SAM riboswitch aptamer (S box leader) from Hellea sp., 100 nucleotides, folded computationally. The sequence was found by an Rfam model in a public genome assembly. Of the family's consensus pairs, 97% are formed in the model. The coordinates come from a structure-prediction model, not an experiment, and the mean pLDDT is 83. The source organism's lineage runs through Bacteria, Alphaproteobacteria, Maricaulales, Robiginitomaculaceae and Hellea.
RNA sequence: UAUUCAUCAAGACCGACCGAGGGACAGGCCCUUAGAAAGUCGGGGCAACCUUGUUUAUACAGACGGUGCCAAUUCCUGCGGAUAAUUCCGGAAGAUGUUA
Numbered sequence: 001u002a003u004u005c006a007u008c009a010a011g012a013c014c015g016a017c018c019g020a021g022g023g024a025c026a027g028g029c030c031c032u033u034a035g036a037a038a039g040u041c042g043g044g045g046c047a048a049c050c051u052u053g054u055u056u057a058u059a060c061a062g063a064c065g066g067u068g069c070c071a072a073u074u075c076c077u078g079c080g081g082a083u084a085a086u087u088c089c090g091g092a093a094g095a096u097g098u099u100a
Base pairs, nucleotide, nucleotide: 005097006096007095008094013043014042015041016040017039021031022030023029025078026077027076028075044070045069046068047067049066050065052061053060054059074093079090080089081088082087
């Protein structure tokens, strides 16, 4: 970096530095100098994909290690189908783990 498979309506932040945009992209709608996002440092937490144990398997348990995450459903929509309208279902894209 490409691909396979799985999951994505649950859950979980505080301080310092920094200084203007950020929430992947587009359109909305939100957050943000009462200091956001990212990054660095210090501390805390959530989860259970891999690893571990039990089990024929499914599942269950645990949380050392590898990871990821801690505004809003992946914030909503973005293509197709159904529907009187709301809306629902399936995709696409994206994120995380895993495989190579």